[in-house]
Molecule: c-di-GMP-I riboswitch aptamer
Organism: soil metagenome
RNA sequence: AAGGGCAAACCAUCGGGAACGAUGGGACGCAAAGCCACGGGUCUCCGCCCUCUGCCGCUGACAAGCCGCAAAAAGCCGAGGUAGCCGGGCCGCCGAA
Numbered sequence: 001a002a003g004g005g006c007a008a009a010c011c012a013u014c015g016g017g018a019a020c021g022a023u024g025g026g027a028c029g030c031a032a033a034g035c036c037a038c039g040g041g042u043c044u045c046c047g048c049c050c051u052c053u054g055c056c057g058c059u060g061a062c063a064a065g066c067c068g069c070a071a072a073a074a075g076c077c078g079a080g081g082u083a084g085c086c087g088g089g090c091c092g093c094c095g096a097a
Stems, first nucleotide, its partner, number of pairs: 005030002010025006028084001034090003038087003041082005047076002053070003057066003
């Protein structure tokens, strides 16, 4: 090389709160797109936090300040997903020149 293998999106059914997974269909791709969440990334969710914001109240002539409650973003902790994000670990089929 050739033979052979896997199967993204999407669709259906089922499972899950979600990320997502399983099975069938389907092929965008894949030389480990075989297996493992160990490190990083990323996604989901619970919780925490509360400089913004809203509301109740208090002080104040105003400006503003303060107590409390709620709470978005960001951040942090935890739990989970992703092996077709990367690294790492384990294992392995065919094989011409």